[in-house]
RNA sequence: UGCCGACGGCGUGGAUGAGGCAUGCAAGUCGAACGAAGUUUUAAGCUUGCUUAAAACUUAGUGGCGAAAGGGUUAGUAAUACAUGGAUAAUCUACCUCUUACCUGGGAAUAACAACUGGAAACGGCUGCUAAUACCGAAUGAGGUGACACAAGGCAUCUUGUGUUUAUCAAAGUAGGGGACCUUCGGGCCUCGCGGUAAGAGAGGAGUCCAUGGGAUAUCAGCUUGUUGGUGAGGUAAUGGCUCACCAAGGCUACGACGUCUAGGCGGAUUGAGAGAUUGACCGCCAACACUGGGACUGAGACACUGCCCAGACUCCUACGGGAGGCUGCAGUCGAGAAUCAUUCGCAAUGGGCGAAAGCCUGACGAUGCGACGCCGUGUGAACGAAGAAGGCCCCCGGGUUGUAAAGUUCUUUCGCCUGGGAACAAGCGAUGUGUGCUAAUAGCACGCAAAGUUGAGGGUACCAGGUAAAGAAGCACCGGCUAACUCCGUGCCAGCAGCUGCGGUAAUACGGAGGGUGCUAGCAUUAAUCGGAUUUACUGGGCGUAAAGGGCGCGUAGGCGUCUAUGCAAGUCAUGUGUGAAAUUCCGCGGCUUAACCGCGGAGCGGCACGUGAAACUACAUGGAUUGAGGAUAGAUGGGGAAAGUGGAAUUCCACGUGUAGCGGUGAAAUGCGUAGAUAUGUGGAGGAACACCGGUGGCGAAGGCGACUUUCUAGUCUAUACCUGACGCUGAGGCGCGAAAGCAAGGGGAGCAAACAGGAUUAGAUACCCUGGUAGUCCUUGCCGUAAACGAUGCAUACUUGAUGUAGAUGGGCUCAACCCUGUCUGUGUCGAAGCUAACGCGAUAAGUAUGCCGCCUGGGGAGUACGCCCGCAAGGGUGAAACCCAAAAGAAUUGACGGGGACCCGCACAAGCAGUGGAGCAUGUGGUUUAAUUCGAUGCAACGCGAAGAACCUUACCUAGGCUUGACAUGCAGAGGACGCUACUGGAAACGGUAGUUCCCUUCGGGGCCUCUGCGCAGGUGCUGCAUGGCUGUCGUCAGCUCGUGCCGUGAGGUGUUGGGUUAGGUCCCGCAACGAGCGCAACCCUUAUCGUUAGUUGCCAACACUUAGGGUGGGGACUCUAACGAGACUGCCUGGGUUAACCAGGAGGAAGGUGAGGAUGACGUCAAGUCAGCAUGGCCCUUAUGCCUAGGGCUACACACGUGCUACAAUGGCCAGCACAGAAGGCAGCGAAGCCGCGAGGUGGAGCAAAUCCUAGAAAGCUGGUCUCAGUUCGGAUAGAAGUCUGCAAUUCGACUUCUUGAAGUUGGAAUUGCUAGUAAUGGCGUGUCAGCAAUAACGCCGUGAAUACGUUCCCGGGUCUUGUACGCACCGCCCGUCACAUCAUGGAAGUUGGUUUUGCCCGAAGUCGCUGACCUAACCGCAAGGGAGGAAGCGCCGAAGGUGAGGCCGAUGACUAGGAUGCUGUCGUAACAAGGUA
Repeated sequence: UGCCGACGGCGUGGAUGAGGCAUGCAAGUCGAACGAAGUUUUAAGCUUGCUUAAAACUUAGUGGCGAAAGGGUUAGUAAUACAUGGAUAAUCUACCUCUUACCUGGGAAUAACAACUGGAAACGGCUGCUAAUACCGAAUGAGGUGACACAAGGCAUCUUGUGUUUAUCAAAGUAGGGGACCUUCGGGCCUCGCGGUAAGAGAGGAGUCCAUGGGAUAUCAGCUUGUUGGUGAGGUAAUGGCUCACCAAGGCUACGACGUCUAGGCGGAUUGAGAGAUUGACCGCCAACACUGGGACUGAGACACUGCCCAGACUCCUACGGGAGGCUGCAGUCGAGAAUCAUUCGCAAUGGGCGAAAGCCUGACGAUGCGACGCCGUGUGAACGAAGAAGGCCCCCGGGUUGUAAAGUUCUUUCGCCUGGGAACAAGCGAUGUGUGCUAAUAGCACGCAAAGUUGAGGGUACCAGGUAAAGAAGCACCGGCUAACUCCGUGCCAGCAGCUGCGGUAAUACGGAGGGUGCUAGCAUUAAUCGGAUUUACUGGGCGUAAAGGGCGCGUAGGCGUCUAUGCAAGUCAUGUGUGAAAUUCCGCGGCUUAACCGCGGAGCGGCACGUGAAACUACAUGGAUUGAGGAUAGAUGGGGAAAGUGGAAUUCCACGUGUAGCGGUGAAAUGCGUAGAUAUGUGGAGGAACACCGGUGGCGAAGGCGACUUUCUAGUCUAUACCUGACGCUGAGGCGCGAAAGCAAGGGGAGCAAACAGGAUUAGAUACCCUGGUAGUCCUUGCCGUAAACGAUGCAUACUUGAUGUAGAUGGGCUCAACCCUGUCUGUGUCGAAGCUAACGCGAUAAGUAUGCCGCCUGGGGAGUACGCCCGCAAGGGUGAAACCCAAAAGAAUUGACGGGGACCCGCACAAGCAGUGGAGCAUGUGGUUUAAUUCGAUGCAACGCGAAGAACCUUACCUAGGCUUGACAUGCAGAGGACGCUACUGGAAACGGUAGUUCCCUUCGGGGCCUCUGCGCAGGUGCUGCAUGGCUGUCGUCAGCUCGUGCCGUGAGGUGUUGGGUUAGGUCCCGCAACGAGCGCAACCCUUAUCGUUAGUUGCCAACACUUAGGGUGGGGACUCUAACGAGACUGCCUGGGUUAACCAGGAGGAAGGUGAGGAUGACGUCAAGUCAGCAUGGCCCUUAUGCCUAGGGCUACACACGUGCUACAAUGGCCAGCACAGAAGGCAGCGAAGCCGCGAGGUGGAGCAAAUCCUAGAAAGCUGGUCUCAGUUCGGAUAGAAGUCUGCAAUUCGACUUCUUGAAGUUGGAAUUGCUAGUAAUGGCGUGUCAGCAAUAACGCCGUGAAUACGUUCCCGGGUCUUGUACGCACCGCCCGUCACAUCAUGGAAGUUGGUUUUGCCCGAAGUCGCUGACCUAACCGCAAGGGAGGAAGCGCCGAAGGUGAGGCCGAUGACUAGGAUGCUGUCGUAACAAGGUA
């Protein structure tokens, strides 16, 4: 804040504008301190309405006490505050308590009041009168204070005590009572209570000082002049630069001064296991403040919330002259705000002020009210109740659920409502009586005791009883996961949800509603905040090789840490005791409200601080000793360690001369360039600069950067041996100082080669690049800057410890030996591999990233950003330090599995190569796109759509268009009602469907009815309408590629791996061998079909060798031999031989064989991929249409045609065309069928009808081929498009829109650009034949069949596809991936900026209120002194110092804003390129 809301108790409630406030109240009281006025009553006098006296009450004034408490708030304040512990030998203290002493005697005024008077008011002025516990002298001095002397003590200044000598300092009365005595009759006097004065003590309170503690920031590093100290003085209750004069120059600071920002502190509160973190509401303690700023007065106490003065702002009154005010008291109001209450009751209780007391005052306080704001408690009913009601929701329609829930029956009555009763909170006060004390006193007073009477705001409240009826009392959020709880409908990336992940694009458990459920409950949910979880700032308790993070390296200051031993000390440490750590809170126990919250009592605790006493191990400190750490010495060794000087040869370039001639050079290829003026090449000589081949090596040296020819000089280090010296001298190291590659800067040299920039040539779409030719800074030297690097081992330094193996460098021992070689130790470096251990993994592993210690540096999500601002350094370039706003939910590491690579290795395939024939060019056919159209229905679209669905669109098909019709429908089924037909025939309208008219007309029966049909109505039919991205099924593709997995075991934290990798081999994950694997499955192969050889069986319709007949035809008899047919078998398995190979798998060759190494072909398609294709083949969820998106009919369309593409056919001709003759197939089909012979027609065809449901008949003539002839290279006797005419056939119908025939016509085309396809043998090529669909046919297609019948394969470099292993990866929608920058546009936050504007702060000067202090000629004044003059003292006024606000000038810091500008972030899309990730195509 939203929704909802029954009751009670206890708490709690203006956190923001310390913003402004109307109104009322919040501090008075005392007559027993004093004078006066008034009212009432009483008494007296009487002048009867006056006077006097007394009492009570009221009022203002003088005086006393209080008003400094209580109450509010948190602005300021980072220390003049707070907390804790101390100090005061540096202090004060009214009221209160106790103790001691005292209260004598005078004086002068003044308010009130009265008169006059000013002013609007507030408020005064002048004159006169008066009192006191008001004021002023004087006396006394228990005593205090100062000085002096002495003594004791302590802690430095000192403290305490004693002494008397000295000096100085007091006071007030009043109420009551009263026996003597005195009296001016007032009283004195005495007494008692209160009061007063002085002093001492206590309690409580206050002041001051010290130590410690508690925010941020170093992008605040230096601050300070009363500052630091001293002497003296002043001042204060008191110390002190608190103030002043003089003197000195100090004081604080990295343990954070100074500055800036923020903030009241604490007890405590919230959270947490704790350590911590956050916080300071209520309650309590302290502080500060009181409209803002300054100031003092009074007082015991204030620099004073409801006092004073001044200045300022604001508000109000006003007669305009002047005045008044301060809610951060209680209520209340306005404002601002997300937000916080009543202008209530009462002093009954508790507490406070005054008073002798009664009492008065008290918005402190006690109560009540409002707010679910919090905590706690109670209720909204209980038991039974299945026809599991109705209704709702869901549903597979069977049911389930709401749900014992309701209804109903029985019971109870808390709370509420009504009636009646009814506490505690009350203690006191107190007439009167009485006891004790004071006293002369039986007065009186004080202190007690008894006691009539009397005091309640809340409130007739708490509580109790009776009555009443289940009667009056339940909501909120959520329901994908986290997180308890699920379905339907609606919606359709829309509306919306969302804490994170993410939902929503037509089947949403996530949106909205409903039903149901879950959670909590008079609340629920949300928002904001804090802690927790978060070991995610890590003290407890983290890290830094690659995730964020080791400083580039050294020297060294402060600091931190530090060997062995003895003694001492007692700071740390430990033990014990004392004080303190307020109360409340927290915890424990007990108790009181019916319980609880709440409250009371007791205890523990309060982690701390201080002090006393003790211990002495460790640390510190002090003193002494030791040698192993460290350093030195002696003897050797070692190196590209550093600096300087000198020297050397090879090579490049240049110059001179010679020889020599046309090119050289350069590249992928070229060109620019050089060269006939003689280059390049070659010879000789010379010049100059830079760098130092071989040796050279994970070899050496150095702290790092880095160091490489040779010689010399100077210089620093390291190592070994000896164990001689010193005696902890050590380690690390914030700041600091130094060194520090390359590039760059400055000045001066030098300049051979190389080479940014630049120029030219190439490449390219472009090429400000890569390549080439040139070339300047620079590279080199000297001097000075810079101070950064992937300055890397991405690994700080030091020390110690912890199995090993093996190289290498230096030094030094031992063994053998003469020595060398060899063998074996130690130390110091430098590598590799590895145990334990560590690690997220990778990896590290005595050179640790292991085990430990010490010290330093650094890190805390990614981007913004190592950027901005500020500061420091630098000549500049730039470097160091180093944020925030804002954006995102990631960014990153290591490893895994895939995919990919213009990575690698191996292998395969008509993949390339080798060949043959094509396509792409022409004409036509066909399909598609596009266009057109009323419609040109729909689908298929890289490979894997395009002669595809369609194995055949004239109507039909047909889904499309136009027009005409139908509405339970063309089709299915059920029910109800009516009826008897339905149908057929004729005529008629119409294009038909569909109508109109006339005629004709049922069956069965058990007699109930049924069948069939029509009409009406209701359920329903129907849809080639949508979604192939809701689906089934089927299919394509990778691919007939060799792969894809599982169980158990083993390895790994895990993803996962192993097996399946490796060595061979294969067509093959085929097989063999090896192996932490052993086995198995789906694939491969085999099994199946066809074909090639043979055998057996069988012999018609097939066949015919022999025999016979014959019409000469296997026609017939006959035959099974052969062919063939179709069933069963055989055959081929690396079986045999030789060689190779691992004695393997297997390979090469051979024999035999019809066939040889899967013989050939087919069927067969693993896990999966492509949201591949199909809702139009079928099926199907959901949605949509229902006189229409359904159905019927006619006509049209799917056949359109500037064009583009795919697939084909025919060709371009002589290996051919044409003519004639001759020869040889296979497979298939046939009854609404194939259709023979014969006859007719040039022909298509007609006629005809034999035969055949087929090894019998038919289609049926095969063609290429062979033989002969002709044509002779031409747009032809090639080619046949197009067109004309005439026909045939099918069919209801050939116009849109069929095929065929004949005659005529005779187009393009002369072998096809870039590019591209198929094929490895009976294959390509070529020739014909058949079939399906089908009335017919657009078939040149598709599916089959046979005939003729080649060429080539060296080989795997390359293109394409695929497989295995490996490698890299920033890819995983997986390279058609990812991704970078400019530009353009929009939005957001930020920086700079001429300036503008505000806040805060410093400082100079000016002005200077109130006021303290100081000074003061003149002025004023009752008390004291003085006879007086006058004095003393005081006041006013003036002056001075200081001084708030204000003015003015100059700065510091912080904000706001600003034309323009800079970069950053984000954004579906945009532009340009392609920088990075693969060797990312130039690592």